A computed fold for a 1471-nucleotide RNA from an uncultured prokaryote, annotated as small-subunit ribosomal RNA. Its mean pLDDT, the model's own confidence on a scale to 100, is 85. Rfam family: Bacterial small subunit ribosomal RNA.

[in-house]
RNA sequence: GAGUUUGAUCAUGGCUCAGAUUGAACGCUGGCGGCAGGCCUUACACAUGCAAGUCGAGCGGAAACGAUGAGAGCUUGCUCUCAGGCGUCGAGCGGCGGACGGGUGAGUAACACGUGGGAAUCUACCAUGCAGUGGGGGAUAGCCCGGGGAAACCCGGAUUAAUACCGCAUACGCCCUACGGGGGAAAGAUGGCCUCUUUGAAAGCUAUCACUGUUUGAUGAGCCUAUGUCAGAUUAGCUAGUUGGUGGGGUAAUGGCCUACCAAGGCAACGAUCUGUAGCUGGUCUGAGAGGAUGAUCAGCCACACUGGGACUGAGACACGGCCCAGACUCCUACGGGAGGCAGCAGUGGGGAAUCUUAGACAAUGGGCGCAAGCCUGAUCUAGCCAUGCCGCGUGUGUGAUGAAGGCCCUAGGGUCGUAAAGCACUUUCGCCAGAGAUGAUAAUGACAGUAUCUGGUAAAGAAGUCCCGGCUAACUCCGUGCCAGCAGCCGCGGUAAUACGGAGGGGACUAGCGUUGUUCGGAAUUACUGGGCGUAAAGCGUACGUAGGCGGAUCAGAAAGUAUGGGGUGAAAUCCCAGGGCUCAACCCUGGAACUGCCUCAUAAACUACUAGUCUAGAGUUCGAGAGAGGUGAGUGGAAUUCCAAGUGUAGAGGUGAAAUUCGUAGAUAUUUGGAGGAACACCAGUGGCGAAGGCGGCUCACUGGCUCGAUACUGACGCUGAGGUACGAAAGUGUGGGGAGCAAACAGGAUUAGACACCCUGGUAGUCCACACCGUAAACGAUGAAUGCCAGACGUCAUAGCAUGCUAUUCGGUGACACACCUAACGGAUUAAGCAUUCCGCCUGGGGAGUACGGUCGCAAGAUUAAAACUCAAAGGAAUUGACGGGGGCCCGCACAAGCGGUGGAGCAUGUGGUUUAAUUCGACGCAACGCGAAGAACCUUACCAGGCCUUGACAUCCUAGAAACUUAGCAGAGAUGCUUUGGUGCCUUCGGGAAUCUAGUGACAGGUGCUGCAUGGCUGUCGUCAGCUCGUGUCGUGAGAUGUUGGGUUAAGUCCCGCAACGAGCGCAACCCUUGUCCUUAGUUGCUAACAUUUAGUUGAGAACUCUAAGGAGACUGCCGGUGACAAACCGGAGGAAGGUGGGGACGACGUCAAGUCAUCAUGGCCCUUACGACCAGGGCUACACACGUGCUACAAUGGAGCGUACAAAGGGUUGCGACCCCGCGAGGGUGAGCUAAUCCCAUAAAACGUUUCGUAGUCCGGAUCGCAGUCUGCAACUCGACUGCGUGAAGUCGGAAUCGCUAGUAAUCGUAGAUCAGAAUGCUACGGUGAAUACGUUCCCGGGCCUUGUACACACCGCCCGUCACACCAUGGGAGUGGGUUGCAAAAGAAGUGGGUAGCAUAACCUUCGGGGGUGCGCUCACCACUUUGUGAUUCAUGACUGGGGUGAAGUCGUAACAAGGUAACC
Repeated sequence: GAGUUUGAUCAUGGCUCAGAUUGAACGCUGGCGGCAGGCCUUACACAUGCAAGUCGAGCGGAAACGAUGAGAGCUUGCUCUCAGGCGUCGAGCGGCGGACGGGUGAGUAACACGUGGGAAUCUACCAUGCAGUGGGGGAUAGCCCGGGGAAACCCGGAUUAAUACCGCAUACGCCCUACGGGGGAAAGAUGGCCUCUUUGAAAGCUAUCACUGUUUGAUGAGCCUAUGUCAGAUUAGCUAGUUGGUGGGGUAAUGGCCUACCAAGGCAACGAUCUGUAGCUGGUCUGAGAGGAUGAUCAGCCACACUGGGACUGAGACACGGCCCAGACUCCUACGGGAGGCAGCAGUGGGGAAUCUUAGACAAUGGGCGCAAGCCUGAUCUAGCCAUGCCGCGUGUGUGAUGAAGGCCCUAGGGUCGUAAAGCACUUUCGCCAGAGAUGAUAAUGACAGUAUCUGGUAAAGAAGUCCCGGCUAACUCCGUGCCAGCAGCCGCGGUAAUACGGAGGGGACUAGCGUUGUUCGGAAUUACUGGGCGUAAAGCGUACGUAGGCGGAUCAGAAAGUAUGGGGUGAAAUCCCAGGGCUCAACCCUGGAACUGCCUCAUAAACUACUAGUCUAGAGUUCGAGAGAGGUGAGUGGAAUUCCAAGUGUAGAGGUGAAAUUCGUAGAUAUUUGGAGGAACACCAGUGGCGAAGGCGGCUCACUGGCUCGAUACUGACGCUGAGGUACGAAAGUGUGGGGAGCAAACAGGAUUAGACACCCUGGUAGUCCACACCGUAAACGAUGAAUGCCAGACGUCAUAGCAUGCUAUUCGGUGACACACCUAACGGAUUAAGCAUUCCGCCUGGGGAGUACGGUCGCAAGAUUAAAACUCAAAGGAAUUGACGGGGGCCCGCACAAGCGGUGGAGCAUGUGGUUUAAUUCGACGCAACGCGAAGAACCUUACCAGGCCUUGACAUCCUAGAAACUUAGCAGAGAUGCUUUGGUGCCUUCGGGAAUCUAGUGACAGGUGCUGCAUGGCUGUCGUCAGCUCGUGUCGUGAGAUGUUGGGUUAAGUCCCGCAACGAGCGCAACCCUUGUCCUUAGUUGCUAACAUUUAGUUGAGAACUCUAAGGAGACUGCCGGUGACAAACCGGAGGAAGGUGGGGACGACGUCAAGUCAUCAUGGCCCUUACGACCAGGGCUACACACGUGCUACAAUGGAGCGUACAAAGGGUUGCGACCCCGCGAGGGUGAGCUAAUCCCAUAAAACGUUUCGUAGUCCGGAUCGCAGUCUGCAACUCGACUGCGUGAAGUCGGAAUCGCUAGUAAUCGUAGAUCAGAAUGCUACGGUGAAUACGUUCCCGGGCCUUGUACACACCGCCCGUCACACCAUGGGAGUGGGUUGCAAAAGAAGUGGGUAGCAUAACCUUCGGGGGUGCGCUCACCACUUUGUGAUUCAUGACUGGGGUGAAGUCGUAACAAGGUAACC
């Protein structure tokens, strides 16, 4: 920096990613070289070889080898013998070295390490100075002899040397001292030279090496100290050699290091003790840095060497390749005893995800010994193995378009792999082959190694993979799969069109590697020193007092701890950085510089902080005088009310609720009056008024008492602030003891409510509430805001105070509120009472859940409080604000929404549609409103999609190809028909003579076909909210932003209609208007229409007319235009005039942004999938018309506002040539016959009906009603059985106005009456259209439903059909308790006591010295004491594992029960 909480936003906050890193491992792959690195795990066990020896110039010597000489034997170049005379040298004595080098990190939280100081020390070899090196003695290995033992090894005897050992002498310096004195050394060897008394086993001189004493140094080591160095307080007290002193001992040296005595100290909140973990550092990794993590390789220090203990030797060890003891393990054994220690180099087994060769050489560098030559050296230098890492190189280069083949994709055109390949030309790094051939070495000596390097040859020849491609994150398509298989770092993909799974093509990244996993830092300002926070996101202790600590007013002087500057020492080297250099470059290496931010020290300065000594008064406090107050404690006292008791009056109810009931009451309640008892609380005043630290405090009076405020004077002189631990106070509830108990009231009981009701409501009612004393110590103990101080605009209330004065002022001071600027804040908001600007101190936070839980501790009588985790699990949880949606929230408004009315439905019969059932099939679709007289404007066949049966397979239909035939047509037979078999007539049209056009038949394959699936893949069309008034945009402004504003507000409207106002100004889609129709008039035009006047007639029939009606074209008209009132001088509303019409005149068409994954794949179109002798096509028959039932929509009725009979009148709008069909005739009628007229303002359908007049019926299942059924007919049609309509006669069912519920309608409307049309052969009670007659009511907006605007709450956003809680049941996971059980570590008290050291010592032994020769001194062995390892016992502590059973917790697409929370969540929620 990014992803991820949301519909979107900001902020908080976690999780995740991109980077770097690595002693790595794993998967796939693998050409070369250089430089590095390579058991992180079992400090597990180790076979085998090697890793420390050397010196003959210390010694006695001679086992082996060699040379020389001599001798012997002879096979004349061999064997044997002799000569330590020579080179050398096994074993041994002696010296030096085995304390270095090499390994490992178990232990250790410590003077172990780092840094810096220090004094009481030692230091072999080395350097240096001084002084020496004289003279004696006694032994002992080896060798020899003997003995024991399996071996390891041991014992005895004899003999021997030294640079081995011991006295003596000497002692400058050295050590001790009581200052008198005393003590203490030594070794020679080799070479050379000289002398001759003895030519030597001699003496001397000299050189070198060695030796002795001592000085100084260097190096190394020991010791002390300041400071730094992990986590846990759920470890708070630890300590008897403990702290100090004195004497003594001990050490190289200080010291309780040890011991005796004395004192009682020492350490610890600045974290002692205990527990866990860990070698420390230079450095390394990361990071901008500060930091964080780490301590492989290299380097310094420490510790360890099978485990534990111990000392010896030595300059140095308590000793990796030494010793002793104990233990475990392994091996040998003759069973009696012995041997061993790879955490050296290789190597083996084991463990593990995992880590190499039983190599070469001392050539170099270094180490040990030696005079040296030299020897030894698994230190080291090299090689081997491993892509483990870093660095470098290569796997070709150029050219090459028919853009080859092939793959993949495709819109079928093409695109892409792709100049890639092939082809042509060229090169040879690396590799391979051959030749030459270094540096590393100084005169010699090269393991590496014939290596590096150079030259020649060889042929493009031998050399590319891995991961990824949804976003983060560079890179996209096809196929397969179908919530399967799988992927996944986070978000998340996969349920039939997956750029996310698997494969392929293509692409991206890195490259001899790539990816995954793990680690660490970073990003993470996500522990915040640099550099965070705490009103609401996690977070201020309930409040105060106060200890330690931290911080602290003014001024003067001093000193110099902090501080600053400069100098000095140190801060090892390597590493990092800079410069230069060397390998062809780089990695790597070398040289120099810088740096090492630190510590110590010296000097200087004195501003600031601290310190010391003074002074001051502004902080703080004291004094005097006033003032306000529900501040606290105790005692007393008052009235109102409730309840109870007693008495009176009085009578049937009272009480309670949404409604009731439980309850009280005729044994007298409630009500009312009087009196009494008792307890608790204090109306009005009363107030964002007062007081108090908080909790909290309210009648009145008195006593005691704390704090605060104001005014004034003097005094003290920083006495202050905060405050870990600590202490005190601390609502309510609760606990204990004793009182008290009126009212209220958990628990409990009853009554209701309810599906239930362990609740809400009601009637009762006990603890408790009250008092005293004692506990508890918690609350949403809240201002969700710690305390203190200073500073920073204002203006308005109020309490106290002061002043003037009676309501004003206050520049003042102290409280308490509501606004508001700067500023702050994520926003909300805060704003002199800060959440502003600063300082000081304390407390607290670090994702959600688990959990304020478990365990442990402390407190408590208990309840419980406090302190306070982890495993596991999720990718969120949470804050503020925004837009919606929703609310059994609020306000305003509208609608046949209610109300007011009229008529219906729901009951009956029938029609029709649907569900259900049935069926071979009852084809399919439509399902709240917005499916159900819907698609269907019309199923007997057809339609038809369904069922059973029959039948066809390039097909019933389209295009192409081949062959043939004109097409077409007549008839017969079989069959239910489709179809099949025969059969008659017929040879046509155009022509360039090849053929062509139309049609039919046959064949082949491409294909046809599908009312098969998916309306949740779609287009189109439609419904609905809704003809509701809304939905948006541009620019500007406001806001961090989502967004807001505009569009809200005041009015008004049918309307976001208009006006006004306004940080908005404008605009668009909607509204309205423009369109059609209707209502009035005018103009024009009069046929088929009309007829006023004139004539004529039965009749506008005819002449005639153009006035009227009408027709159909064009105009006019209506706009709140005019008047009055209201209103804001507006819009507009109300009333009026005129007018045919008045405020949209009536009706229609017209349907904004969008919602419902609404409806339709069966109108049509269409992606994908499916069928292809069938899911396609044809045929006849059946079905869609079934019928216990349920629902919707209708028709007809139930009658007298009516039925029936007779008579009479008035429409509109339509339709008609496959048609409408007149007049006339026949039939009771449906209808039939005939056929005029009409392609229609002409003819026909076609008599409109209700109405009106009159007659009858008289309230009855009827002269109502017409279902059902019987008979007889008519019409359509191939056909009327399933299954048509109609007619006549007969039959005459239910039904007497319809329960709960529910529908339509506000005017030419409802109601009622008929007419016509589409579809259609026929078949409407349906649908559509038309006119006739023609009402009632609307107070009003409380309620129901729907909608609009504003506002409010929200945990909803799939948006309340939302969200969501808990028990129970099931599965899995981790965890607490648990009778216990088994391990580890450890305290205390004891036992035990190896080796060893020290002390003691009767015993035994004993070369050097002394001796008076008796012995002594000394030493060794033995015995013994002390200390002590292993080990054992008892009793505690702690930790780990495990445990029948048990507790809660977490997780888990569709389990059960309820509905607690979110809206007033339906009883406000919460602590």